[in-house]
A computed fold for a 73-nucleotide RNA from a Pyrinomonadaceae bacterium, annotated as transfer RNA. RNAcentral records the identical sequence in 2 taxa. Its Rfam family is "tRNA". Its family is annotated with triplet codon-amino acid adaptor activity in the Gene Ontology. Rfam's curators write: Transfer RNA (tRNA) molecules are approximately 80 nucleotides in length. The family's RNA type in Rfam is transfer RNA.
RNA sequence: GCCCGAGUAGCUCAACUGACGGAGCGCUGGUCCUACAAACCAGAGGUUGAAGGUUUGAAUCCUUCCUUGGGCA
Numbered sequence: 001g002c003c004c005g006a007g008u009a010g011c012u013c014a015a016c017u018g019a020c021g022g023a024g025c026g027c028u029g030g031u032c033c034u035a036c037a038a039a040c041c042a043g044a045g046g047u048u049g050a051a052g053g054u055u056u057g058a059a060u061c062c063u064u065c066c067u068u069g070g071g072c073a
Base pairs, nucleotide, nucleotide: 001072002071003070004069005068006067007066010025011024012023013022019056027043028042029041030040031039049065050064051063052062053061
């Protein structure tokens, strides 16, 4: 330098052929307990890596860039 994959909540990952962004763990509060843990209930937490484009509508399609993993030279 070229090719391929990945980037979504604090972490690990979903999200169908473009049509209301979710789960587990973690966190906060509550119930329970002498207390903690566990269990149960409830809640908070997102500019979907960045900037543009297409579209009535984009995490999803297109372009350029950034980070990261792999391959070739």